This is a predicted structure of a 73-nucleotide RNA (transfer RNA) from a Candidatus Falkowiibacteriota bacterium. The coordinates come from a structure-prediction model, not an experiment, and the mean pLDDT is 81. Rfam family: tRNA. Rfam's curators write: Transfer RNA (tRNA) molecules are approximately 80 nucleotides in length. It is annotated as a transfer RNA. The RNAcentral record of the sequence draws on ENA.
RNA sequence: GCCCCCAUGGUGUAAUGGAUAACAUGUCUCGCUUCGGACGAGAAGACUGCAGGUUCAACUCCUGCUGGGGGCA
Numbered sequence: 001g002c003c004c005c006c007a008u009g010g011u012g013u014a015a016u017g018g019a020u021a022a023c024a025u026g027u028c029u030c031g032c033u034u035c036g037g038a039c040g041a042g043a044a045g046a047c048u049g050c051a052g053g054u055u056c057a058a059c060u061c062c063u064g065c066u067g068g069g070g071g072c073a
Stems, first nucleotide, its partner, number of pairs: 001072007010025004018056001027043005049065005
């Protein structure tokens, strides 16, 4: 220098172009318990890496950029 893959709650992952972005775990509150853990109930938490484009509609498709990983030279 060229090519490929990845980026979504704190963490790990989902999400045919169409519902209020879902699940697990963690966190917080309450219940239960002598206390804690486990268990039960509830709550908060991601406008999806950034900027544009296509579309009636974009996490999803296209372009550029940033960061990470890999391959070739």